Model confidence (mean pLDDT): 81 of 100. Predicted 3D model of a 118-nucleotide RNA (c-di-AMP riboswitch aptamer (ydaO/yuaA leader)) from a soil metagenome.
[in-house]
RNA sequence: GGCCGAACAUCCUCGGAGCGGGGGAACCGAAGUUUUGGGGCGAAUUCACCGGAAGACGGUGAGAGCGCGGCUCCUUCAGCGCCAGCCCGACAGCUAACCCCGUAGGCCGACAAAGGAG
Numbered sequence: 001g002g003c004c005g006a007a008c009a010u011c012c013u014c015g016g017a018g019c020g021g022g023g024g025a026a027c028c029g030a031a032g033u034u035u036u037g038g039g040g041c042g043a044a045u046u047c048a049c050c051g052g053a054a055g056a057c058g059g060u061g062a063g064a065g066c067g068c069g070g071c072u073c074c075u076u077c078a079g080c081g082c083c084a085g086c087c088c089g090a091c092a093g094c095u096a097a098c099c100c101c102g103u104a105g106g107c108c109g110a111c112a113a114a115g116g117a118g
Stems, first nucleotide, its partner, number of pairs: 001108004010017003018103006028093001035090001037091001038088004045063007065082004069077001071118006
C1' cells in the first nucleotide's frame, strides 16, 4: 500500500454508535415434516469411479458455487486459486413488537485483457 472475511470485523466520550447474524406473532406458507433426527454461520455442495470389510476417511474427475485478475463499479473473459471449518443440542418456516449474539482471524510477486459507466 493491498487481499480474503455478505461485518468499514469500523468508530468513539469505553459504554455506546454503526454494521452483521440468530430467535420470535398475526397473515401467508407447509397436507407435509418428525433416528433415515433436525437446525445455524459460511462460496464451501451434489454425483461418478478407485482405495477401504464397511463407515469414517483418502484420491481422481465432473456439475453447481466462490475469490484474485492493481483507480472503482457492471457485463464478458485468458490465467491462477478455493470448494473448509465451526456451532446449537431434540429444537426453531416466514415473522411486527420484543429478546439474544458477533464486531475476529488469516495473508502479500496477487501486477491479462474487452465493452460500458464513473